This is a predicted structure of a 117-nucleotide RNA (SAM riboswitch aptamer (S box leader)) from a Gammaproteobacteria bacterium.
It was read from a public genome assembly, where an Rfam model found it.
Its mean pLDDT, the model's own confidence on a scale to 100, is 81.
It matches the Rfam family "SAM riboswitch aptamer (S box leader)". Its family is annotated with regulation of gene expression in the Gene Ontology.
Lineage of the source: Bacteria > Pseudomonadati > Pseudomonadota > Gammaproteobacteria.
RNA sequence: GACUCAUCGAGACCGGCCGAGGGACAAGGCCCUUUGACGUCGGGGCAACCGCCACACCCAAGCAGUGGGAAGGUGCCAACUCCUGCGGAGGGCCACGAGCCCGCCGAGAGAUGGGUC
Numbered sequence: 001g002a003c004u005c006a007u008c009g010a011g012a013c014c015g016g017c018c019g020a021g022g023g024a025c026a027a028g029g030c031c032c033u034u035u036g037a038c039g040u041c042g043g044g045g046c047a048a049c050c051g052c053c054a055c056a057c058c059c060a061a062g063c064a065g066u067g068g069g070a071a072g073g074u075g076c077c078a079a080c081u082c083c084u085g086c087g088g089a090g091g092g093c094c095a096c097g098a099g100c101c102c103g104c105c106g107a108g109a110g111a112u113g114g115g116u117c
Base pairs, nucleotide, nucleotide: 001117002116003115004114005113006112007111008110013043014042015041016040017039021032022031023030027084028083029082044077045076046075049073050072052068053067054066055065081109086106087105088104090102091101092100093099
């Protein structure tokens, strides 16, 4: 990097350095940011995907459950993955306009982890 599976409304902040943009993606919205964001380094923390332990199930293959702990491998620590964006079906308002508002379902994209190559 490709394919595939699972998850994505919960949770978790301090300090040093840096110095102007940042929140992946055209565009729009909204927000963060010189009271120093983003990034980075150190410490701290959150979570529980993998690994670990116990139990259950199965024991032909396959499928695969519940609980635990956190010293291992990752990950994460503004806002739902910040929201919209593509498709669908609704509800409300209306000065009836190709108008405004509200959630819902799905797709795509993305992120993280597991597996295969």